[in-house]
C1' cells in the first nucleotide's frame, strides 16, 4: 500500500443482515426499605450509539470520508 472485521453508559452486552415511539440486560456507582449488622433481599435513580458528511418523514442500523484497534496479504 490493499484486503477483511470490530468501535454501543464507569466495565461487559444485546439491537445492525430486515430503519419506526422511550436503546436491552448484567455488573458498578448512587437514593430509599427493610435488617442485629451486612456485601444479601426490594423498590428507584445516574450514565452510551467513535467523529463527520450523505440517503430518508425518520439512522445505532442504509451509502461516502477519516480516526482508533485487531488480523490476513505485499
Nucleotide at each position: 500500500g490493499g484486503g477483511c472485521c470490530c468501535a454501543u453508559g464507569a466495565g461487559g452486552u444485546a439491537g445492525u443482515c430486515u430503519g419506526g415511539a422511550u436503546a436491552u440486560c448484567c455488573u458498578a456507582c448512587u437514593g430509599g426499605c427493610c435488617u442485629u449488622c451486612g456485601g444479601a433481599g426490594c423498590c428507584g435513580g445516574u450514565a452510551a450509539c467513535u467523529g463527520g458528511g450523505g440517503u430518508u418523514c425518520g439512522a445505532a442500523u442504509c451509502c461516502c470520508c477519516a480516526u482508533g484497534g485487531g488480523u490476513c496479504c505485499g
Predicted 3D model of a 74-nucleotide RNA (transfer RNA) from Thermoplasmatales archaeon SG8-52-1. RNAcentral holds the sequence, with entries from ENA and MGnify. Taxonomically the source falls in Thermoplasmatales (Archaea, Methanobacteriati, Thermoplasmatota, Thermoplasmata). Its Rfam family is "tRNA". RNAcentral records the identical sequence in 3 taxa. The coordinates come from a structure-prediction model, not an experiment, and the mean pLDDT is 80.